[in-house]
RNA sequence: CGAGUCGGUCAGGCGGUCGCGUCGUCCGGACCACCCUCGGGUGUCCGGACGCCGAGGAACGUCCGGGCUCCACAGGGCGCGGUGGUGGCUAACGGCCACCCGGAGCGAUCCGCGGGACAGUGCCACAGAGAGGAGACCGCCUCGCCGGACCACCGAGCAUGCUCGGCAGGCGGCGAGGUCAGGGUGAAAGGGUGGUGUAAGAGACCACCAGCGGCCUGGGUGACCAGGUCGGCUCGGCAAACCCCACCGGGAGCAAGCUCAGACAGUCGGCGUUCGAGGGCGGCCCGCCCGAGCCGACGGGUAGAGCGCUAGAGCCGGUCAGCAAUGACCGGCCGAGAGGGAUGACCGCCACCGGGCGGCCGGAGACGGUCGCUCGGGACAGAACCCGGCGUACCGACCGACUCGUCCA
Repeated sequence: CGAGUCGGUCAGGCGGUCGCGUCGUCCGGACCACCCUCGGGUGUCCGGACGCCGAGGAACGUCCGGGCUCCACAGGGCGCGGUGGUGGCUAACGGCCACCCGGAGCGAUCCGCGGGACAGUGCCACAGAGAGGAGACCGCCUCGCCGGACCACCGAGCAUGCUCGGCAGGCGGCGAGGUCAGGGUGAAAGGGUGGUGUAAGAGACCACCAGCGGCCUGGGUGACCAGGUCGGCUCGGCAAACCCCACCGGGAGCAAGCUCAGACAGUCGGCGUUCGAGGGCGGCCCGCCCGAGCCGACGGGUAGAGCGCUAGAGCCGGUCAGCAAUGACCGGCCGAGAGGGAUGACCGCCACCGGGCGGCCGGAGACGGUCGCUCGGGACAGAACCCGGCGUACCGACCGACUCGUCCA
C1' cells in the first nucleotide's frame, strides 16, 4: 500500500426567526365549588409572559424472558406447550460468556434447528433391477440346445496356396443357474486398499487402514480428549415424523387493577335454590370449594376525571474479583410522561462525505496530498406500565485489535 476479519463510538454543531407538550412562577379573565375575621383567600378552567426539561440505537416487530397488577392457591391421574453439547452468568430467558464436537476458510475468524435411530412404529419423492438383513438391467462365469460367414484345428484333392468336406475352440442367438469385482441409477446401493481363493466372484479368508461397540489406564468440574486391549468384519439416513429421555411451565394482561363523579327503565322467555343452575381450581376426568341467582331476545343510559405513571435488575466515572459474560464496593447525577396523543419547519455560518474545474507540492508514471471555487448529499425511523434480550431497518463517519499478500529497511 492492497485485500479482509472482529469489536466499539457517533447519528452533526452554533446562531437567528416562527411553532408544540408537561410542570413551576407571575399577570389578566370566567362561571362554578369551598372557606371566611365579608377586605378576601383556595381550587378548577381559559388566555398571555417567563423559566426548567422534552425520543432511539433501534423508541420498530411484539418473537422470547421477567418485574408489577388482578383472579386462583386441597389434591391425584391423563394429556398439552416449550427447551435440548458442557460449565458458568443472570431476576429470568429460546439471551450472553467460555469451552467441547462437527463443518467452511491459507488465516484473523465464521456457521451449527448440537439429547436418543441396537425401545418401538413409520417414511425415504424422481430415477433405478434393487431404498434396508436389499438387489441380477448391462456385464462376468458355468451348463444345455441351435447356428455356423471369418480365424484356429482335423481330413481329402491338386494347380503348393487355394478348393471341398468336417469339427465347434474363439464367435452369435436362446434358455437354466451362479455372482455383487466392474458399468449404470440415485441425495444415499450394506467399509477402503492390496492379496489369497474361485468356473466367475464375494470379509469366504488374510494383512494394513478407517470406523463402531465393550473394558481398562491417564488428563479434565464436565462435554470430551489421548493411549492400550478385546470383539463381530462393519446394523444407512430422517426425531422441524410419531415417539422415548431429562429439565422447565397456573391464567389473563396497564383497555391489568383501584377510586370519585354522573346517567338510566324496564319488558318477555328459559333453567335453578339441597333432586344445586352457575362459577373457581390453565385443558379433560375424578375430587374439592363457593353458591342464589344465571342465560337469551328487545329496549334504555354513559363515552368524564384522578391514581397506577415513571428513582429504576437506572445512568456516568473509578477500584477490585473473574479469561469473559458478570458481580461487589465507592463517588456523582435525575434524563419525556402525553391522552387526538408534544419534541418541528425555514434561513445563515462552520464541520463531514461525494462529483466537477483550477493552482501548488511529491512522483518516471499511474496516482496521491493540500488549498480555492462550484454543485449535490445527510438515512432508518419515532416513546405510551417498566425492564433484560433477540430479530429486522439504516446516508454515512470515526476509533481500536487482528489476519493474509506484495514491496522496502